The RNA shown here (transfer RNA) has 71 nucleotides and comes from a Candidatus Heimdallarchaeota archaeon. Its mean pLDDT, the model's own confidence on a scale to 100, is 81. The same sequence occurs in records of 2 taxa. The sequence is in RNAcentral, with records from ENA.

[in-house]
RNA sequence: GCAGGUGUGGCAGAGUAGCUAUGCAGCGGCCUGCAAAGCCGUGGACCAGGGUGCAAAUCCCUGUACCUGCU
Numbered sequence: 001g002c003a004g005g006u007g008u009g010g011c012a013g014a015g016u017a018g019c020u021a022u023g024c025a026g027c028g029g030c031c032u033g034c035a036a037a038g039c040c041g042u043g044g045a046c047c048a049g050g051g052u053g054c055a056a057a058u059c060c061c062u063g064u065a066c067c068u069g070c071u
Stems, first nucleotide, its partner, number of pairs: 001070007010024003018054001026042005047063005
């Protein structure tokens, strides 16, 4: 330099156009003599910019960080 992949809550991780799962952690409650475990509830996210479209995490372009391969 070229090609491919990945980037989503605090962490892990699903999601190929309409509703942003799920688990762990956090917080509140129930339970308990007190805790742990268990149960119920709750807040919190789409790498940046642009485009298409009624509607974009999702499609397109550019950039960027990381990983892999080739040279």